[in-house]
Context: one part of a larger RNA
RNA sequence: GAGCGAACAUUGGCGGUGCACCUAACACAUGCAAGUUGAACGGAUCAAGAGGGGCAACUCUCUUGGUCAGUGGCGAACGGGUGAGUAACGCGUGGGUAACCUAUCCUCGGGUGAGGAAUAACCUACCGAAAGGUGGGCUAAUACCGCAUAAUAACGGAGGGCGAAUGUCUUUCCGUUCAAAGGAGGCGCCUCGAAAGAGAGCUUCCGCCUGAGGAGGGGUCUGCGUCCUAUUAGCUAGUUGGUAGGGUAAUGGCCUACCAAGGCUACGAUGGGUAGCCGGCCUGAGAGGGUGUCCGGCCACACUGGGACUGAGACACGGCCCAGACUCCUACGGGAGGCAGCAGUGGGGAAUAUUGCGCAAUGGGCGAAAGCCUGACGCAGUGACACCGCAUGGGGGAUGAAGGCCUUCGGGUUGUAAACCCCUGUCAGGAGAGACGAUGGGUGAAGGCUCUAACAUAGCUUUCAUCUGACUAUCUCCAGAGGAAGUCCCGGCCAACUACGUGCCAGCAGCCGCGGUAAUACGUAGGGGGCAAAUGUUGCUC
Numbered sequence: 001g002a003g004c005g006a007a008c009a010u011u012g013g014c015g016g017u018g019c020a021c022c023u024a025a026c027a028c029a030u031g032c033a034a035g036u037u038g039a040a041c042g043g044a045u046c047a048a049g050a051g052g053g054g055c056a057a058c059u060c061u062c063u064u065g066g067u068c069a070g071u072g073g074c075g076a077a078c079g080g081g082u083g084a085g086u087a088a089c090g091c092g093u094g095g096g097u098a099a100c101c102u103a104u105c106c107u108c109g110g111g112u113g114a115g116g117a118a119u120a121a122c123c124u125a126c127c128g129a130a131a132g133g134u135g136g137g138c139u140a141a142u143a144c145c146g147c148a149u150a151a152u153a154a155c156g157g158a159g160g161g162c163g164a165a166u167g168u169c170u171u172u173c174c175g176u177u178c179a180a181a182g183g184a185g186g187c188g189c190c191u192c193g194a195a196a197g198a199g200a201g202c203u204u205c206c207g208c209c210u211g212a213g214g215a216g217g218g219g220u221c222u223g224c225g226u227c228c229u230a231u232u233a234g235c236u237a238g239u240u241g242g243u244a245g246g247g248u249a250a251u252g253g254c255c256u257a258c259c260a261a262g263g264c265u266a267c268g269a270u271g272g273g274u275a276g277c278c279g280g281c282c283u284g285a286g287a288g289g290g291u292g293u294c295c296g297g298c299c300a301c302a303c304u305g306g307g308a309c310u311g312a313g314a315c316a317c318g319g320c321c322c323a324g325a326c327u328c329c330u331a332c333g334g335g336a337g338g339c340a341g342c343a344g345u346g347g348g349g350a351a352u353a354u355u356g357c358g359c360a361a362u363g364g365g366c367g368a369a370a371g372c373c374u375g376a377c378g379c380a381g382u383g384a385c386a387c388c389g390c391a392u393g394g395g396g397g398a399u400g401a402a403g404g405c406c407u408u409c410g411g412g413u414u415g416u417a418a419a420c421c422c423c424u425g426u427c428a429g430g431a432g433a434g435a436c437g438a439u440g441g442g443u444g445a446a447g448g449c450u451c452u453a454a455c456a457u458a459g460c461u462u463u464c465a466u467c468u469g470a471c472u473a474u475c476u477c478c479a480g481a482g483g484a485a486g487u488c489c490c491g492g493c494c495a496a497c498u499a500c501g502u503g504c505c506a507g508c509a510g511c512c513g514c515g516g517u518a519a520u521a522c523g524u525a526g527g528g529g530g531c532a533a534a535u536g537u538u539g540c541u542c
Base pairs, nucleotide, nucleotide: 001542002541003540004539006538007537008536009535010534013390014389015388016387017386018385019383020382021348026346027345028344030343031342032341035074036073037072040071041070043068044067045066046065047064048063049062050061051060052059053058081301082300083299090226091225092224093223094222095221096220097219100218101217102216105214106213107212108211109210110209111208112207113147115145116144122137123136124135125134126133127132153177154176155175156174157173158172159170160169161168162167182206183205184204185203186202187201190199191198192197227273228272229271234264235263236262239261240260241259242258243257244256245255246254276298277297278296279295280291281290282289283288303324304323305322306321307320326337327336328335329334354380356379357378358377362376363374364373365372366371393423394422395421396420403414404413405412406411427483429478430477431476432475433474437471440468441467442466443465444464445463446462447461448460449459450458486531487530488529489528490527491512492511493510497526498525499524500523501522507514508513
């Protein structure tokens, strides 16, 4: 000199853009943060309409719409937080996988036949203070289970091609094995029916099964790089390798049995300390040094330790089980909980914010869609914490007023500064108007194209109408210089000097050093210098 996730002191007008528990990965009251689907399914209940019964109260059936819990599906493994652990293939970078997986999505091929047995909800009996649980009875499905069929799928065998190889490829042949689920809309020649309607058929859309490929995502292996310590010199028994088996999506002592005696190490093993890593960021001419907050990528963790289940994917923050510590409820028998999600509380600390608004936009989950959910996100609030911008007025104005200070008593200085005159109107204040963000999205009507037997339906598209903004820029008018400047320094380094007070006292101080009676160094005043909504101090880095 530059920088900071800063803190403290004094002061403080406005705005924009960012940032904001670095300490206790300490404990947490309360609310919210993951649901959705009735176009998979059976019920319960409410409303409206239609029909039947009844004198009536009312009741039964059907249709439509809503609500509720349950079965089923998808999601909940994303998104969000934190950095405790980790010196490691954890991360970075370059490769391998002839050792692997991949739900949803996209492209292409083939298929979707015919059956069965249950169970929750519900009803009922009972146990328990509660949390919750047990028995009996009924019922549905895209829930569950056989059967059929099936290959360019899988497995085994034979042949062939390729490869350095464990091997791999093969639409050449043989054998064996494996699947499915339906739902919504439209049409109308057929069948049943008195009709309503139901069924078969055709068709559109959403699904389901099986295979091939893709995209994106992951697993695993590996070369190189990755802090301090030798006042840590030896470490190791699944240890190192082999054979066989198990396990996994997959290689492998990953695990087990047996066999051999190996493996690592001064090119620093082992031990100890510290630490998430990187893109980056700060500094520096560079080399380098320091650092990893915000944003982005990867990793790890979710009260502490361990474990598996489900699933395409977890060994799973707002899932389950066990153990432990802590907190809460209890009828003392037993139960409930996990903010390192967003707010918020206590505590710790020099120190770090609102128990806000909205799903309008972007993105995500579910759904055919309308839509629902979303503390992700978009905004607003607090904080000069940082950077940037703007204002606190402009022009004129000398009898150089008064006052202050200094004085050689002549004057000098504050100083065009003020007063006074003429203007302007940023920001703040008051009143009103009001976007962009929506060229998007939803609904309705009409037209066109594709599909189709079809002017149905469905999809795409054009025009018109209508609905959809949490937040806010900006503009106009009003009034009037009104509401808006401090802080540090003035001995040298270092820019800026006098007076008084004090008298090695009180004090100052980054270094040198000032102060013991004329102190430009202490304190005050006048004056001056620097920076400026800030200015200084402290801490840390180069």

Model confidence (mean pLDDT): 83 of 100. A computed fold for a 542-nucleotide part of an RNA from a metagenome, annotated as small-subunit ribosomal RNA, 5' domain. The RNAcentral record of the full RNA draws on SILVA. It matches the Rfam family "Bacterial small subunit ribosomal RNA". Rfam links the family to the GO terms structural constituent of ribosome and ribosome.